[in-house]
RNA sequence: CAAGUAAACCGGGUGACCGCUGUGAUAGUUUGCUAGCUAUCAGAGAGGAAAGUCCGAGCUCCACCGGGCAGGAUGCUGGCUAACGCCCAGGAGGGGUGACCCUACGGAAAGUGCCACAGAAACAUACCGGUCGGCCUCGGCGGACUAAGGGUGAAAUGGUGAGGUAAGAGCUCACCAGCGGCUGGGUGACCAGCCGGCUGGGCAAACCCCAUCUGGAGCAAGACCAAAUAGAGGGACAAAAGGACGCCCGGCCUGGUCCCCGGGUUGGUCGCUUGACCCUUCCGGCAACGGAAGGGCUAGAUAGAUGGUCAUCACUCCGAUUUACCCCCAUCGGCUAGUCGGAGUACAGAACUCGGCUUAUAGGUUUACUUGACCU
RNA sequence: GGGCCCGUAGCUCAGCGGUAGAGCAGUGGACUUUUAAUCCAUCGGUCCUCGGUUCGAAUCCGAGCGGGCUCACCA
Numbered sequence: 001c002a003a004g005u006a007a008a009c010c011g012g013g014u015g016a017c018c019g020c021u022g023u024g025a026u027a028g029u030u031u032g033c034u035a036g037c038u039a040u041c042a043g044a045g046a047g048g049a050a051a052g053u054c055c056g057a058g059c060u061c062c063a064c065c066g067g068g069c070a071g072g073a074u075g076c077u078g079g080c081u082a083a084c085g086c087c088c089a090g091g092a093g094g095g096g097u098g099a100c101c102c103u104a105c106g107g108a109a110a111g112u113g114c115c116a117c118a119g120a121a122a123c124a125u126a127c128c129g130g131u132c133g134g135c136c137u138c139g140g141c142g143g144a145c146u147a148a149g150g151g152u153g154a155a156a157u158g159g160u161g162a163g164g165u166a167a168g169a170g171c172u173c174a175c176c177a178g179c180g181g182c183u184g185g186g187u188g189a190c191c192a193g194c195c196g197g198c199u200g201g202g203c204a205a206a207c208c209c210c211a212u213c214u215g216g217a218g219c220a221a222g223a224c225c226a227a228a229u230a231g232a233g234g235g236a237c238a239a240a241a242g243g244a245c246g247c248c249c250g251g252c253c254u255g256g257u258c259c260c261c262g263g264g265u266u267g268g269u270c271g272c273u274u275g276a277c278c279c280u281u282c283c284g285g286c287a288a289c290g291g292a293a294g295g296g297c298u299a300g301a302u303a304g305a306u307g308g309u310c311a312u313c314a315c316u317c318c319g320a321u322u323u324a325c326c327c328c329c330a331u332c333g334g335c336u337a338g339u340c341g342g343a344g345u346a347c348a349g350a351a352c353u354c355g356g357c358u359u360a361u362a363g364g365u366u367u368a369c370u371u372g373a374c375c376u
Numbered sequence: 377g378g379g380c381c382c383g384u385a386g387c388u389c390a391g392c393g394g395u396a397g398a399g400c401a402g403u404g405g406a407c408u409u410u411u412a413a414u415c416c417a418u419c420g421g422u423c424c425u426c427g428g429u430u431c432g433a434a435u436c437c438g439a440g441c442g443g444g445c446u447c448a449c450c451a
Stems, first nucleotide, its partner, number of pairs: 001372010012313007020045002023042007047347001051358002054356005059218004064251006071214005076090004091105001092103004106209002111207002113203003127150002129146004134141002158176006177199001179196007222270004231261001233260005241254003277296008314345008323337002326334001377450002379445005386400004394431001402418005424440005
């Protein structure tokens, strides 16, 4: 210098004017006092994803407690956490020259099921072929052994080589893969070594088995105030019904309870933003994370505020200019810098709140590392 | 705001691991003087998109996109 890998961060700045939504103070208005309304001043006002709503919680209601079944979720190991399917560290497998990256990664000798077409055979099989006997009209016919070779297929009963054999075959041997046992190391997943016999598929993002977890609904939850009013409406039950929104059982509670249909009000306050919060430093830990000290307050709208205009700076693109530079004898031309003019600046936008994941995102900055080339 | 559902031919739908189908519509032919009806033939597919599991995906799994339910899903 070029090409990459991993991680972190920013994501328009400044000023002026005009607005919008909360908060605080002061004054006015009304009043018994607040609240409200009006005016002035001060100060605050979207995000890294506010998004998708895919997971996990807080909070609230279903009066409460327990057991079983069903359903759902997760799935290498160990941690972390309020919790998690997130995150961290490690193992195994796979990819890359490498930095590094990816993995839905429990069980197929518990059972059931599926494996289309082709093929002899897809789970117990021999079509062609090979070898040895037999019969025979010498064309063939039938028997036994075999699974090395051919052929089919996504997949064919460990792989390669040597010995062995009638021909063959883990039949025997060496190495490799797998399985089982022992020893050692590790908390563990697992790893290393030795020994043994020769060892027959795949699919669990098919049912299932094992282990762990798991009630439902959601801030339009829910509470209060104000306002409003139509129920001789229909139905289920009488020791039955309802109470946790899949079923069953037990305790317990209510005891006129529940369901359907219909009618009215559709205003306000709380919930609502101080929180598993943010920043800095130190300590423990490889890390995720935990602890301590100090400091900070940082949107709360309800048809939904957080905006608009101008100036200037920054960046990008386009056009012009020919001032400088390169090339050239020169012209033409090219490129960078300058000047002028014009256009543009991503994805998107709070609605109860957090922890994650996923997806979208113009452009830019920083750090560490890898590979290659060149120079000293 | 929350919650739920759907996406296969022009339209309405079936198919839920093994060659993508039905009805209506369209096109051509037959019948008819003609049209309709009827009969026969035929055309027409990014199974919403991308990735994964599998030998094999419309189907199973994940992510995205689009649409619907709008006081008769929820006060």

This is a predicted complex of two RNAs, RNase P RNA and transfer RNA, with 451 nucleotides together. It holds a member of the Rfam family "Bacterial RNase P class A". The family's RNA type in Rfam is ribozyme. Rfam's curators write: Ribonuclease P (RNase P) is a ubiquitous endoribonuclease, found in archaea, bacteria and eukarya as well as chloroplasts and mitochondria. The coordinates come from a structure-prediction model, not an experiment, and the mean pLDDT is 77.